[in-house]
């Protein structure tokens, strides 16, 4: 101490996940041992059976039962309290403690510091006593009732049990005179004295009674502290207080009678919800936050409610009563009982143990003790439930075994791991020894105390004896043997840790992003690693990370968040001096903060975990002393905050009242005539009944042009014409006053722009709905015509807005700079000046702030004061409920549920029906075509056994195919093979190799002839063929979305990037922008940039011109020779020509323009002029673009078959559709004759010449020629003469019928061509569309590749040869820059609503069923208080009559349960219903984002399937242009 997740990418907001730490935990896999600790968190649900509180015979009368002695005996017993002791009982003490639980309780409670008006058993000190008496009762006993439980009556008896006298220092009560009020005894010892012989008496001990004091412990009362809601704001009659008088142990309305009318409450009262509170746990760096198991204090409960007895303490967990609900017994009449004590059962749950042992110890009740009693408590059992420790071996070993798994087949890994070899023996097993927990009682003996006493009784010492549940204890020791001991999760990333194989959007994984669609590190599974280890994991739950609740420590101009705006009461803060206090605040000091827990230092179990001693700490509270800085409080004072008075100004600041003009409109009239009028173009509408124009004239009503303006005024909404009243408030100056009087403000109050309601009025325009013409697919809209409510006024409501600067008030502080509006002062040079200074209102910056954007003295700076908002998106500003409101809603304000985001600013593209600029045969402008006809050829579609396959906008369709009759051939159908038609390797055989026959459709298959080859180191060997085994081979199968190569496209478009440096937090910028220029990021100028690379260009090719040099096979001017002729021949190199080097062209020169640049326009020379033409040349990337069928390759798929072979047959089909040609429709033409001129190229399995035959295709021939030589080979169109004369022709050739050539093995399906014959559509083609800017277009001819043959295709060659380009507005693509964006899969983008289905969750609902509670009543058990003489009464008194005193009843008040009406809140359910959220390619439209094609948004109001449309006010969070302001050089 952080990580992931929102984009393309950044930074910032902001949520959601992770990684840490923990737990009374369940759950699933696993399981070895000890130690310590924990263990019903749920139903305070219900319990069966044990046990969980008893002891005292030294209180007491006794004696059922055991046991001992004794007496008696009929030996069967039986009597005897006489011993030890003892059941019941009478009594006393305890039982109110220990032990459980956490329903209740938000305070009657707890923590923590105080108080005062109390009580206390037993304990402790120290006083003073214990004297004399009486009457009863249980036990028992006799009778009875009962099914039991239990009882009733008589009769005996005892006490430490009751009840009187007496006595009373202190002790209560008093009127101060008095009164008034106790007790028990018991054991144990004794020397003298007495004696009824029991004993008195005397001492000890312990007991009692009185009162004091102390401890402990308990009641009470106060202050602070303690959890959620205000959609819970008002509660409260004994209510708050005094008296009086009651009642308690005490104080008090704690009860009562009067009398007062208080008393809590926003510092949150009542009321609801939820909780037992703390020491303390967890967690955290602290501060905090959640918890409140086990341990420790307090509290509360003990089946539900109530009630009170008893006691020293209860209103009582194993006590009582009483009513209720459940259980059980019954004999039906009654009765009995309470595990929230330990153990243990049902039941509930995801879930929690044994019906155990001991009182050895600790501590606890009872006794004088010994003892007893003790589910407290110590102990064992279950449970990996937690936390701590051991172990599961150790060394050594490389053939890196084997087996497994992965491979690029080499090998890697598993892995020193194993085995093997040497060793230990913890823990566990067996056996054996073994502490310590133990102190005590008792007993003997000295000693001391007490006492008359050596006795009893206590204490001390010192001996003996003796106590252990746990336990077969911890520990030790032997003996054997590696021997009995590893699992569990993850391996995409956050997160250590890969690989194979299956699976194939399936099965299936995820804590979050998110894997799976044939090459899944993400699912299964296997090898391998990784982390933790008897546990590992997963779930759930608190904190942490989260600074996402911000005290410590957060925010609010666009990301959630500034109330519209103001006054303003509690609240909150507060100017200068000076005194004074001592709440705050500070420092000492005291008490207190329980122990236990955390922490530091020891010490003890081997260590640790545990246990223990000390010490800190417990940050808290109180009380006291002490100081006065600064806050508070008081007092006195000042004037700088504030705030009066006096004098000037400015203003659309409000209110009333009047008043001008223009314009619209309407009405009368006049003049006129056929149209107005409206739009993108229309049409509704208006006009011959006379409009629109125009002239005069009248009504009415509403708004003030220009001035005018980032000017002015007001709190804000808002406010414009002139005048006049009334009136607010601001500035300024300059003196003079009062003295902090100030600021902010919950709640409250006033004000509030449009629409909007409500009365009454008013209505010219203009206009929500409305109508009616238009557009459209449709138009419930944009647009057009009309038009109502409103707009206007008076009065009253509403109370919202993009009420915005999306910026709350107020104060103080911090660099300039320029503008305007209001005052005031100076200054001269007096001016349309400059200067200063205040209040305002704007622009631009500096530092400083922000996440950028941008704020920047009018801060979003740097501080302070006070209020208001936020806490992820939706759902939702919605529902409920309050509260306003006439209504429409305002306002106040959730949740369930659902997502993994949403969002702000900035950046790169992309893209717009944004803008600027520029380019292209991009469109003008022009030839020619295409679409209509016929045919060729692709394709599509159908069709068929195939009709192989592939290419599908531009970039697929004369494409792969530069050529399918067989072959090619990949398809089909029939007939064959299976190591295969191809390759290596192995084994055996043969020379290869050939002739001929037969069968067959052929592959084949069988017979047969001919042949013995080559090298040799003589062993062989190479080559070929046959046969055989297996590895293997073969696949034009599939995947171009696994892949290399390789080609198309944007594009031959001018772009695409690096380095260093600068800039930004960063993505990224700058460089490459900007001025000019180019064809060009070409160039130059600027310039935080300065080089730089790939692209442009240019180096290369062919071409245009001139030269050099060569001169054959080309060429012939000269000379010479020869022919009918011809460079034919001698010869020559001039010329063309050929083919090799050179030269030339650079904006080089002049002149203008431009900025003194690039560069441009013109000119001249030049063959050539501004890239001279043309080619090859394709930057960075984009389309998963095309190809697995050119090749190659990863997987995957087939192996007598998806491989091989043949035969035939298909790829040629043919209603139809489309694309590219090729002919044409004709006279610029056909046809006929004549005649001219090219280039490039191909040629031995070949080009063929002359010559012959054929009408001709073509035969025969066969010279030359491997080619500047021979051939192919006459170039055509044009020219020139003629004939056709606009016709389905003398045009067009299409089909088709004979009838031939030609290659070929072989033209049936299915070439090509010849000739005679036929003579089809077509008469220039609809929408719509291609191509071309000069040697091109168009047209004409030739040539080649391929090829046996077979182009109209494709590739090249030359002839002949044009038109047009104003331009850049508009259509397509491109490039720059700039802009808006909610686009990044990038507009073929996003994305809204209804409807329809389906599933969730919630809201209203006639209502119904519950819990809870308020208020009025009713009814009253049991109990307590009060009356009361109806009944009964031992102790006391007495006059003997009774009284006092009690007790039973009756009665009256208080009261739980229960009832009844009436509210009031919560839950739950409800036909039917409202939206809402989520889901697969669902419907309808396209509302938003861009000017989103009518800018959009807020309010509001009416309309409309829907998203949404209009009307009014308003915002800019609107793009384009323009103008204006200003800034800055």
């Nucleotide at each position: 101490a952080g990580a992931g997740u929102u984009u393309g990418a950044u930074c910032a907001u902001g949520g959601c996940u992770c990684a840490g730490a923990u737990u009374g935990a369940a759950c699933g896999c696993u399981g070895g041992c000890g130690g310590a600790a924990u263990g019903c968190u749920u139903u305070a649900c219900a319990c069966a059976u044990g046990c969980a509180a008893g002891u005292c015979g030294a209180a007491c009368g006794g004696c059922a039962g055991c046991a001992c002695g004794g007496a008696c005996u009929u030996c069967g017993g039986u009597c005897u309290g006489g011993u030890g002791g003892c059941g019941a009982g009478u009594g006393g003490c305890g039982a109110a403690c220990g032990g459980g639980u956490g329903a209740g309780u938000a305070a009657c409670a707890u923590a923590u510091c105080g108080g005062a008006a109390c009580g206390u058993a037993u304990c402790c000190a120290a006083u003073a006593a214990u004297g004399g008496g009486g009457g009863a009762u249980a036990a028992c006993u006799a009778a009875u009732c009962g099914a039991a439980a239990g009882g009733u009556u008589g009769g005996c008896u005892a006490a430490u049990a009751c009840c009187g006298c007496a006595u009373a220092c202190g002790c209560c009560c008093u009127a101060c005179g008095g009164g008034g009020g106790a007790a028990a005894g018991c054991a144990g010892g004794g020397g003298a004295u007495c004696u009824u012989c029991g004993g008195a008496c005397c001492u000890u001990g312990c007991g009692u009674u009185a009162a004091u004091a102390g401890a402990g412990c308990g009641g009470c009362c106060g202050a602070u502290a303690u959890c959620u809601g205000a959609u819970u704001a008002g509660g409260u009659a004994g209510u708050u207080g005094g008296u009086g008088g009651g009642g308690u142990a005490a104080a008090g309305g704690c009860c009562u009678a009067c009398c007062a009318a208080g008393c809590c409450g926003a510092c949150g009262a009542u009321c609801a919800g939820u909780a037992g509170c703390u020491g303390g746990u967890c967690u955290g760096a602290g501060a905090g936050g959640a918890c409140g198991a086990u341990c420790a204090g307090c509290c509360a409960c003990a089946c539900u409610g109530g009630a009170a007895c008893u006691g020293a303490g209860a209103c009582a967990c194993g006590g009582u009563c009483c009513a209720g609900a459940c259980u059980c017994c019954u004999a039906c009449g009654g009765g009995a009982g309470g595990c929230a004590g330990c153990a243990g059962u049902g039941g509930g749950g995801a879930a929690u143990u044994u019906u155990g042992g001991a009182c050895a110890a600790u501590g606890g009740g009872g006794g004088a003790a010994a003892c007893c009693c003790u589910g407290a408590u110590c102990c064992a059992g279950c449970c990996a439930u937690u936390c701590c420790g051991c172990g599961u071996g150790a060394g050594u070993g490389a053939a890196g075994a084997a087996g497994g798994c992965c491979u690029u087949c080499g090998g890697g890994u598993u892995g020193u791991a194993a085995a093997g070899c040497u060793c230990u023996u913890u823990c566990g097993c067996u056996u054996g020894g073994g502490a310590g927990g133990a102190a005590a009682a008792g007993u003997u003996a000295a000693c001391g105390g007490u006492u008359a006493a050596u006795a009893c009784c206590c204490g001390u010492u010192a001996g003996c004896c003796g106590u252990g549940a746990c336990g077969u204890u911890a520990c030790c020791a032997a003996c054997a043997g590696a021997a009995g001991a590893a699992g569990c999760a993850c391996c995409g990333g956050c997160u250590a840790a890969c690989u194979u194989c299956g699976u194939g959007c399936c099965a299936g994984c995820a804590g979050c992003c998110g894997c799976g669609g044939u090459a899944a590190u993400a699912c299964g599974a296997g090898g391998g690693g990784u982390g933790c280890a008897a546990g590992c994991g997963u779930u759930a739950a608190u904190c942490g990370g989260a600074a996402u609740u911000g005290c410590u420590g957060g925010g609010c101009g666009u990301a959630a968040a500034g109330c519209g705006u103001a006054c303003g009461c509690a609240g909150g803060c507060g100017g200068u001096u000076g005194g004074u206090u001592a709440a705050g605040c500070g420092a000492g000091a005291u008490g207190u903060g329980a122990a236990a827990u955390c922490c530091c230092c020891g010490g003890g179990c081997u260590c640790a975990u545990c246990c223990u001693g000390g010490g800190a700490a417990c940050u808290g509270c109180a009380u006291u002393u002490c100081g006065a800085a600064c806050u508070g409080g008081c007092c006195a004072a000042c004037u700088a905050g504030a705030g009066u008075a006096u004098g000037a100004g400015a203003g659309a600041g409000g209110g009333u009242g009047g008043u001008a003009g223009a314009a619209u409109u309407u009405c009368a009239g006049g003049u006129g005539u056929a149209g107005c009028g409206g739009u993108g173009a229309a049409a509704u509408g208006c006009g011959u009944a006379g409009a629109u124009a125009u002239c005069u004239g009248a009504a009415g009503g509403a708004a003030u042009a220009c001035c005018g303006a980032u000017g002015g005024c007001g709190a804000a909404g808002g406010c414009a014409g002139c005048c006049a009243c009334c009136u607010g408030g601001u500035u300024c100056a300059a003196u003079a006053c009062u003295g902090a009087c100030g600021c902010u403000c919950a709640u409250g109050u006033a004000c509030g722009a449009a629409a909007g309601c409500g009365u009454g009025g008013g209505g010219a325009g203009c206009a929500a709905a409305c109508a009616g013409g238009a557009u459209u697919a449709g138009a419930u809209a944009c647009c057009c015509u009309g038009g109502u409510a409103g707009u206007c006024c008076a009065c009253g409501c509403c109370g919202u807005a993009a009420a915005c600067g999306a910026u709350g008030u107020c104060u103080a502080c911090u660099a300039g700079c320029c503008g305007u509006u209001g005052g005031g002062g100076g200054g001269c040079u007096u001016g349309u000046c400059c200067c200063c200074u205040u209040a305002g209102u704007g622009g631009c910056g500096c530092a400083g702030c922000u996440a950028a954007c941008g704020c920047g003295a009018u801060a979003a700076g740097u501080a302070g004061a006070c209020c208001g908002c936020c806490u992820g998106g939706g759902g939702a500003g919605u529902a409920c409920g309050g509260c306003c409101g006439c209504a429409a809603g305002g306002u106040u304000a959730a949740a369930a549920c659902u997502c993994a985001a949403a969002u702000g600013a900035a950046u790169u593209g992309a893209c717009g029906g944004g803008g600027g600029c520029c380019c292209g045969c991009a469109c003008a402008a022009g030839c020619g075509g295409u679409g209509g006809a016929g045919c060729a050829u692709g394709u599509g579609g159908u069709u068929u056994a195939a009709u192989u396959c592939g290419a599908u906008g531009c970039a697929a369709c004369g494409c792969g195919a530069a050529g399918a009759a067989c072959c090619u051939u990949a398809c089909c159908a029939g007939g064959u093979c299976u190591u295969g038609a191809c390759a290596u390797c192995c084994c055996g055989a043969g020379a290869a190799u050939u002739u001929a026959c037969u069968a067959g459709a052929g592959a084949u298959a069988g017979u047969u002839u001919a042949g013995u080859g080559c090298c040799u180191u003589c062993g062989g060997g190479a080559a070929c063929u046959c046969g055989g085994u297996g590895a293997c081979a073969g696949g034009u199968g599939c995947u171009g979305c696994a892949u290399g190569g390789u080609u198309g496209u944007c594009g031959u478009c001018a772009g695409c990037u690096c380095g260093u440096g600068c800039u930004g937090u960063g993505a990224g910028g700058u460089g490459u922008c900007g001025g000019g220029u180019u064809a060009a990021g070409u160039c130059c100028c600027a310039u935080a940039a300065c080089g730089a690379g790939c692209g442009c260009a240019a180096c290369c090719c062919c071409u245009g011109u001139c030269c050099u040099u060569a001169g054959u096979u080309g060429c012939c001017a000269g000379c010479g020779a020869g022919u009918a002729a011809u460079g034919u021949c001698g010869g020559g190199g001039a010329c063309u020509c050929u083919a090799a080097g050179g030269a030339g062209a650079c904006u080089g020169a002049c002149g203008g323009u431009g900025a003194c640049a690039a560069a441009c326009c013109g000119u001249a020379g030049g063959a050539a002029g501004g890239u001279g033409g043309g080619g090859a040349c394709g930057a960075c990337g984009u389309c998963a673009a095309g190809u697995c069928a050119u090749c190659a390759u990863g997987g995957c798929c087939c192996u007598u078959a998806c491989g091989a072979c043949c035969u035939g047959g298909g790829c040629u089909a043919c209603a139809c559709a489309c694309g590219u040609g090729c002919u044409a429709c004709a006279a610029u033409g056909g046809c006929a004759c004549g005649c001219a001129c090219a280039g490039a190229g191909g040629g031995c399995a070949g080009c063929a010449a002359a010559c012959c035959c054929g009408c001709g295709a073509g035969g025969g021939g066969g010279a030359g020629c491997g080619a500047a030589u021979c051939c192919c080979a006459c170039a055509a169109a044009a020219c020139g003469u003629u004939u056709c004369g606009u016709a389905g022709u003398c045009c067009g050739g299409a089909u088709c019928g004979g009838a031939g050539u030609c290659u070929g093995c072989a033209a049936c399906u299915c070439g090509a061509c010849u000739c005679c014959g036929u003579g089809a559509a077509g008469u220039c083609g609809g929408a719509a569309u291609c191509g071309c800017u000069a040697g091109u277009a168009a047209u004409c001819g030739c040539g080649g590749a391929u090829c046996a043959g077979a182009a109209u295709g494709c590739c090249g060659c030359g002839g002949u040869g044009a038109a047009u380009a104003c331009g850049u507005u508009c259509c397509c693509g491109g490039g720059c820059c700039u802009u808006g964006u909610a686009c990044a899969c990038a507009c073929c983008g996003c994305c809204c609503g209804u409807c329809a289905c389906a599933c969730c969750a919630u809201g209203g609902g006639a209502g119904u069923g519950g819990g809870c509670u308020g208020c009025a009543a009713a009814a009253g058990a049991a109990g307590u208080g009060g009356g009361u003489a109806g009944u009964c009464u031992a102790a006391c008194c007495u006059u003997c009559g009774g009284g006092a005193g009690g007790a039973c009843g009756c009665u009256c008040a208080c009261c739980a349960c229960u009832u009844u009406g009436u509210g009031g809140u919560u839950c739950a359910u409800g036909a039917c219903u409202g939206g809402g959220g989520u889901g697969a390619a669902g419907u309808c439209g396209u509302a938003a984002c861009a000017a989103g094609g009518u800018a959009g948004c807020c309010g509001u109001a009416g309309g409309g399937g829907a998203a949404c449309c209009u009307g009014c006010g308003g915002c800019u969070g609107g793009a384009u242009c323009a103008c204006c302001u200003c800034c800055u050089u």

The prediction has a mean pLDDT of 85. The RNA shown here (small-subunit ribosomal RNA) has 1529 nucleotides and comes from an uncultured prokaryote. Its Rfam family is "Bacterial small subunit ribosomal RNA". Its family is annotated with structural constituent of ribosome and ribosome in the Gene Ontology. The RNAcentral record of the sequence draws on ENA.